[in-house]
RNA sequence: CGAGUUGGCUGGACAGUCGCUGUAGCGAAAGCUGAGUUUUCCGUGCACACGGUUGAUGCGGCGCGAUACAGAGGAAAGUCCGGGCUCCAUAGAGCAGAACGCCAGGUAAUGCCUGGGGGGCGAGAGCCUACGGAAAGUGCAGCAGAGAGCAGACCGCCAACCCCGAUGCAAAUCGGGCGGUAAGGGUGAAAGGGUGCGGUAAGAGCGCACCGCGCGCCUGGUAACAGUGCGUGGCACGGCAAACCCCGUUCGGAGCAAGACCAAAUAGGAAUCCAAUGGUGCUGCUCGCACUGGAUUCGGGUAGGUUGCUUGAGGUCAGCAGUGAUGCUGAUCCCAGAUGAAUGACUGUCCACGACAGAACCCGGCUUACAGGCUGACUCACUUG
RNA sequence: GGGCCGUUAGCUCAGUCGGUAGAGCAGCUGGCUUUUAACCAGUUUGUCGUGCGUUCGAUUCGCACACGGCCCACCA
Numbered sequence: 001c002g003a004g005u006u007g008g009c010u011g012g013a014c015a016g017u018c019g020c021u022g023u024a025g026c027g028a029a030a031g032c033u034g035a036g037u038u039u040u041c042c043g044u045g046c047a048c049a050c051g052g053u054u055g056a057u058g059c060g061g062c063g064c065g066a067u068a069c070a071g072a073g074g075a076a077a078g079u080c081c082g083g084g085c086u087c088c089a090u091a092g093a094g095c096a097g098a099a100c101g102c103c104a105g106g107u108a109a110u111g112c113c114u115g116g117g118g119g120g121c122g123a124g125a126g127c128c129u130a131c132g133g134a135a136a137g138u139g140c141a142g143c144a145g146a147g148a149g150c151a152g153a154c155c156g157c158c159a160a161c162c163c164c165g166a167u168g169c170a171a172a173u174c175g176g177g178c179g180g181u182a183a184g185g186g187u188g189a190a191a192g193g194g195u196g197c198g199g200u201a202a203g204a205g206c207g208c209a210c211c212g213c214g215c216g217c218c219u220g221g222u223a224a225c226a227g228u229g230c231g232u233g234g235c236a237c238g239g240c241a242a243a244c245c246c247c248g249u250u251c252g253g254a255g256c257a258a259g260a261c262c263a264a265a266u267a268g269g270a271a272u273c274c275a276a277u278g279g280u281g282c283u284g285c286u287c288g289c290a291c292u293g294g295a296u297u298c299g300g301g302u303a304g305g306u307u308g309c310u311u312g313a314g315g316u317c318a319g320c321a322g323u324g325a326u327g328c329u330g331a332u333c334c335c336a337g338a339u340g341a342a343u344g345a346c347u348g349u350c351c352a353c354g355a356c357a358g359a360a361c362c363c364g365g366c367u368u369a370c371a372g373g374c375u376g377a378c379u380c381a382c383u384u385g
Numbered sequence: 386g387g388g389c390c391g392u393u394a395g396c397u398c399a400g401u402c403g404g405u406a407g408a409g410c411a412g413c414u415g416g417c418u419u420u421u422a423a424c425c426a427g428u429u430u431g432u433c434g435u436g437c438g439u440u441c442g443a444u445u446c447g448c449a450c451a452c453g454g455c456c457c458a459c460c461a
Stems, first nucleotide, its partner, number of pairs: 002380009012350007020071005026065002031062004036057003041052004073356001077367002080365005085255004092287004097251005102116005117131001118129004132246002137244002139240002154185002156181003162177006193211006212235001213233005218227003259307004269298006278292004300460003314333008351354001386457007395410004404441001412428005434450005
């Protein structure tokens, strides 16, 4: 210098003017409102007291004014997983169902992450991997092909043995039959270990050597698993479980439009269907618990406020433990909370001319979208020293 | 904000425990008719929303994405 692999960060900058949302303290007293203190009058009343009413007084809230501070994301998205929180029994039992599936660890939890093992791809850095069981059972494999699940003789090869025929004195040769043969060809996604030597009529794990495979032991490893280890078996055990299924693990339901409180308003209604071994909560069934009508359609009323609501498995920095995910300790910080729904508009300057995209109860993941910029580590090839 | 469905021919819909997908209407051609309609006969029509995977093989099984649609306030 070229070609690549992989992780992290960032997501226009600066200044001015005008707006929007929230919080804090301040001001002003024009408005609305709340509970006090005091006062005038009236009613009940012997009185204390209670209710209403008039004025005064300071305080709180809403609203108003100005000031200060803060104000979207790495995905806020898809809603695909896992939790918190809330209600439904205390969150229950069984079946069914669903999800996951090599091993170990991390975590609040996970289908996520980290490390490792096996398999595949790559020259390498590295990448991908739904990766339990097919020697429990059931099933599937169209077309092609002779044969597709303990299978098969279409072509080919053979004619040793047996039978028939021909030639021949005979040995033998030739043809046919009965057959043998899975080495070769051909079909297919797939045809029941591979190479070599022996063997044979031709062949074949039929025998042997090596390789592969299964089983047992040993060794290493927490384990998955591994091994130029030892023994054993001629190979018995093909594929599909993102087919049913079996084994193991996990899972109650609904969701902030959950739930709680205040205020306002009305026709507290009508029709149809189902029904007390019923119905609903409890989304399939049975039991159990609680409650007592339920479902659908039509109609009526309000469409206001407070809370839940943002201090959290939180952020930043440092140290320690760990290969790492992560954990522990200390210091420090408070960082949107809207509800027709704010987070913007304009002007000027600059550059590399700016992508995907907008919180709505909150977190941890995954997935998907994304212009560009910065940066760490590593690989290969070439050149020069 | 939350929950739940769908996508197959021009239109409305079937379909499949995996083996190259149909029906009705519509369209086209021919016949009948003076002509049209009706009728009769024949015929065409699909990237099964897109991509990746499992499998010998995917409309069907799994995952991701895209598009479209439906429901959910409170009072009694």
This is a predicted complex of two RNAs, RNase P RNA and transfer RNA, with 461 nucleotides together. Rfam match: Bacterial RNase P class A. Rfam links the family to the GO terms ribonuclease P activity, tRNA processing and dimeric ribonuclease P complex. By type it is a ribozyme.